RNAcentral holds the full RNA, with entries from ENA. Large-subunit ribosomal RNA, domain VI from Codium arenicola, 254 nucleotides, folded computationally. It is recorded under the gene name rnl.
Context: one part of a larger RNA
RNA sequence: CGUGAGAAUAUUGAGAAGACCUUUUCAUAAUACGAGAGGACUUGGAAGGAUAAACCUAUGGUGUACCAGUUCUUAUGCCAAUAGGAAACGCUGGGUAGCUAUGUUUAGAGGAGAUAACUGCUGAAAGCAUCUAAGUAGGAAGCCCACUUCAAGAUGAGUAUUCUUUAUGAGAUCGCGGAAAGACUAUCCGAUAAAUAGGAAUUAAGUGUAUAACUAGCAAUAGUCACAGCUAAAAUUUACUAAAGAUCCAAAAA
Numbered sequence: 001c002g003u004g005a006g007a008a009u010a011u012u013g014a015g016a017a018g019a020c021c022u023u024u025u026c027a028u029a030a031u032a033c034g035a036g037a038g039g040a041c042u043u044g045g046a047a048g049g050a051u052a053a054a055c056c057u058a059u060g061g062u063g064u065a066c067c068a069g070u071u072c073u074u075a076u077g078c079c080a081a082u083a084g085g086a087a088a089c090g091c092u093g094g095g096u097a098g099c100u101a102u103g104u105u106u107a108g109a110g111g112a113g114a115u116a117a118c119u120g121c122u123g124a125a126a127g128c129a130u131c132u133a134a135g136u137a138g139g140a141a142g143c144c145c146a147c148u149u150c151a152a153g154a155u156g157a158g159u160a161u162u163c164u165u166u167a168u169g170a171g172a173u174c175g176c177g178g179a180a181a182g183a184c185u186a187u188c189c190g191a192u193a194a195a196u197a198g199g200a201a202u203u204a205a206g207u208g209u210a211u212a213a214c215u216a217g218c219a220a221u222a223g224u225c226a227c228a229g230c231u232a233a234a235a236u237u238u239a240c241u242a243a244a245g246a247u248c249c250a251a252a253a254a
Stems, first nucleotide, its partner, number of pairs: 001153001005164007015150004021049007033038001051107005059101004066094005071086006111145001113143001118138004171248004176190004196242003199238005205231003213224004
């Protein structure tokens, strides 16, 4: 821009893409078959491998300052307690959210149709024979469906419902608060009749028992107060702070 008004929501599916993989084992059965050695078709279960997708409850990883420990050094006058620096965490032990695999879950199930090679039935041309010429039955991990995803620019532009129509604002854009999104765009959510973000409170979770004081000890240190203190991204609650507004468009016929 188109889809002959403008929109919202829900859809059909022409078409396209993906996937459709495979092993072992148990029973049938130590059966059929075979002199024996061996050893099935078939049908029904079980456990895996590789691959793919989604996810983070658990198992782990990461988690650049969330907690603790610790060495040197500088500073706050000193002790104590802290803070800065130590190759863009000084080192070490852990670790929430998020992200993630080696982790978890799921998948390739079942069925139908037309067929290939091939196997047939009936059967002439050609008194026989012949699966084929008329007719007709089977037959593959392959093909068409089925399964998953996209999909009406499918210009053949589809369908259904609802809303708006001269201002009461259907809807959209910019701006504003943002995140399940993100390089930017875009997408998605929210905007006071509001939990959108921040803050606050409580909790979960992490770390592991703060400072001060007291007690024991000559002291290093240990203990009590004290599962304390501190705490990022998490959950719930709460309008305390910030979500001011501006613009576009809104048909014709009856």
About this RNA: The coordinates come from a structure-prediction model, not an experiment, and the mean pLDDT is 84. Taxonomically the source falls in Codium (Eukaryota, Viridiplantae, Bryopsidales, Codiaceae). Its Rfam family is "Bacterial large subunit ribosomal RNA".